Notes:
The part of an RNA shown here (small-subunit ribosomal RNA, 3' major domain) has 470 nucleotides and comes from an uncultured bacterium. RNAcentral holds the full RNA, with entries from ENA, Greengenes and SILVA. Its Rfam family is "Bacterial small subunit ribosomal RNA". Its family is annotated with ribosome and structural constituent of ribosome in the Gene Ontology. The coordinates come from a structure-prediction model, not an experiment, and the mean pLDDT is 84.

[in-house]
Context: one part of a larger RNA
């Protein structure tokens, strides 16, 4: 220098504390180790692996086992030689790939040949094989932590130091003072996006005050440009005014004014590095290795196994609750091989007609809540696993190994041991509803939307990170 102290001193962070609600105990769901298998493809393993890569394993995905095929090859380029085909139909044979048989079947031309196709040989091909400790790219973490350099100058024999200290201040190396130092740069910050106010301007497919028409009801119609929304462009917040502390940044006010106040609220933005952190399987790449197979295609099986061990979530144990019945308000996004009003039909999953929407015009669409009645604390009218039968639907095809309905069946669980996780406000809880993948979907996963809507913070002594002097 630096790193580390069960050393010092100063500030931070749901870090503890104060609360609130889980996890760890039951079933299930899913990922994992483990074992087992012909295969249970491959990576990811403390924070920072374990609903992780996978934003969709039945066939294909598939990279794994099995069994049958091909060898210029499943896709592509060049060079030469040949053929006229390639595809469609049908047929035979296979488990399929594939082969065989039959008919059908170009195009331009200067008549050489060209253009496309196939096929022979050749020279590149192919590898999800093998190194992330050869690498590019991307990414996690420390960490949105406030640090991390550099140019000149001075000090040092030099490493190096100073500046970056030191005193206030900050959320911040953020400023303000002071100084052998002056200045820069990458970080912070502010520019961007959203979202909470208000003007403007512009109204269609949204609106609907006032006028007219109309209806069982209905912006439904003429019409309006007030309102609400929609989308473009502006204001607007700066400690700007006021009191008080402070030299000064600055800070503190149940001060005004304001829609909003002192960083308003989210989001996007991650230095110099650290972990020879992660990927060679997204992709590109050195090397090294297979080349009648370590390529390729095809049929099945597997990734779905199961004595266990973990992680992460669902559902749960009830009465602030469970069922019936009857009534409300939503954002955010999709929708054509789609999203489906409405009608018919069924116990329902769904069928069958069927209109309107490439959608501010049609369609998808709320649960909790109200409001009334029941159940009366009980393994029940709590929970719903497992099984048993009957069905829908997607699909060539749901046996291994989908979802979904409906009857019957009704398991464990009575609030969970050390121990452990989240979260400071429209936030936890908690309640639905959308999207991406997608034929279906093993989704209780992800990412998004909104409804209803707390509690607590005394402090910094302790745990764990983590910045600064020393």
């Nucleotide at each position: 220098u630096g790193a580390c102290g069960g050393g010092g001193g100063c500030c931070c962070g749901c870090a503890c504390a104060a609360g609130c609600g889980g996890a760890g105990g039951a079933a299930c769901a899913u990922g994992u180790g483990g074992u087992u298998u012909a295969a249970u493809u491959c990576g990811a393993u403390g924070a920072u692996a374990c609903g992780c890569g996978a934003g969709g394993a039945a066939c294909c995905u598939u990279a794994c086992c099995c069994a049958g095929g091909c060898u210029c090859g499943a896709a592509c380029g060049g060079c030469a030689g040949a053929u006229g085909g390639a595809u469609a139909c049908a047929u035979a044979a296979g488990a399929g790939a594939u082969u065989g048989u039959g008919u059908a079947g170009u195009c331009c031309u200067u008549c050489g040949g060209g253009a496309c196709a196939u096929u022979u040989g050749u020279c590149g091909a192919g590898g999800u094989g093998c190194u992330g400790c050869a690498u590019g790219g991307u990414u996690g973490u420390c960490g949105u932590c406030a640090g991390c350099u550099c140019g000149u100058g001075c000090c040092g024999u030099g490493a190096g130091g100073u500046g970056u200290c030191g005193g206030c201040u900050u959320a911040a190396g953020u400023g303000c003072c002071a100084u052998a130092a002056u200045g820069a740069g990458c970080g912070c910050a502010a520019c961007c996006c959203u979202u909470g106010c208000c003007g403007c301007c512009a109204g269609u497919u949204a609106c609907c005050a006032a006028c007219a028409c109309g209806u069982a009801a209905a912006g439904g119609u003429g019409g309006g440009g007030a309102c609400u929304c929609u989308g473009a462009c502006g204001g607007g917040a700066c400690u700007g005014c006021c009191a008080c502390c402070g030299c000064a940044a600055g800070g503190u006010g149940c001060g005004a004014g304001g829609a909003a106040g002192g960083g308003g609220g989210g989001g996007a933005u991650g230095a110099c590095g650290u972990c020879a952190a992660a990927u060679c399987a997204g992709c590109a790449c050195g090397g090294c290795c297979c080349u009648u197979a370590c390529g390729u295609c095809u049929g099945g099986g597997g990734c779905g196994a199961c004595a266990c061990a973990c992680g992460u979530g669902u559902u749960a144990c009830a009465a602030u609750g469970g069922c019936g019945a009857c009534u409300a308000c939503a954002g955010c996004g999709g929708g054509a091989a789609g999203c489906c009003a409405c009608c018919c039909u069924g116990a329902g999953a769904g069928g069958g007609g069927g209109a309107g929407c490439a959608g501010a015009a049609c369609c998808c669409g709320a649960a909790a809540g109200g409001u009334c009645g029941u159940c009366u604390c009980a393994g029940u009218u709590c929970g719903g696993a497992c099984u048993g039968g009957a069905g829908u639907c997607u699909g060539c095809a749901a046996c291994c190994c989908g979802a979904c309905u409906c009857c019957a069946c009704g398991a464990a669980g009575c609030u969970g041991g050390a121990u452990u996780c989240g979260c400071u406000a429209g936030u936890a809880a908690u309640c639905g509803c959308g999207c991406a993948u997608c034929a279906g979907c093993c989704a209780u996963g992800g990412c998004g939307c909104g409804g209803u809507g707390a509690a607590u913070a005394c402090g910094u002594u302790c745990c764990c990170g983590g910045g600064c002097c020393u």